The prediction has a mean pLDDT of 85. A computed fold for an 89-nucleotide RNA from Paenibacillus sp. PvR098, annotated as c-di-GMP-I riboswitch aptamer. Taxonomically the source falls in Paenibacillus (Bacteria, Bacillati, Bacillota, Caryophanales). Rfam family: c-di-GMP-I riboswitch aptamer. Gene Ontology term of the family: cyclic-di-GMP binding. Rfam's curators write: GEMM was predicted in a large-scale screen for bacterial structured RNA regulatory elements. The RNAcentral record of the sequence draws on Rfam.
Parts: sequence; C1' cells; structure tokens
RNA sequence: GUCCGAUAAAGGCACAGCCAUUGAAAAGUGGUGUCGCAAAGCUAUAGGGGCUACCGUGUGGAAACACACCAUGCCAGCCAGCCGCCGGA
Repeated sequence: GUCCGAUAAAGGCACAGCCAUUGAAAAGUGGUGUCGCAAAGCUAUAGGGGCUACCGUGUGGAAACACACCAUGCCAGCCAGCCGCCGGA
C1' cells in the first nucleotide's frame, strides 16, 4: 500500500416509538430508547436516486378553498465520493 471482517481488546454511533422544541411540510435539534451499523464519520448548486410543496404558476370557484406543477427546503441509516480505528491475510 491492497484486500478481508472469523476471533479478541479499546471504544463509537443510535432505527421505530415516546417526551420537549423548531418548521407549512419533508425533516432538524435535545432527552429517552436500542432496530441495527466496520465507516450508521464527513460531503446535498457543481454524480445518480428519494421525500416534501410555505411561496409562486396554472385550472376550477363569487369567495373560502380544491386540484396539478414547481426546490429555492430536506434525506449521507439508498447508492456514490473523501478520510479513518482495531484485528487478520
């Protein structure tokens, strides 16, 4: 340096649910929790994919409002990229 995660040690993260809080929502943050994870560390305008639709646009409507479209909002625990602990070959 490359590949691998059977065994061991030191540790790490924290799904769903619940409580609080921010947000129009998706979702975020803190607590609890512990489904799982060898990158569940970092990266979201400048790789793919997914979620949401306040505003805006269009249609209908007298209006209230309804429906459709739209990322400028999100997701790294979907793939991907970058960096990296321990052990083994």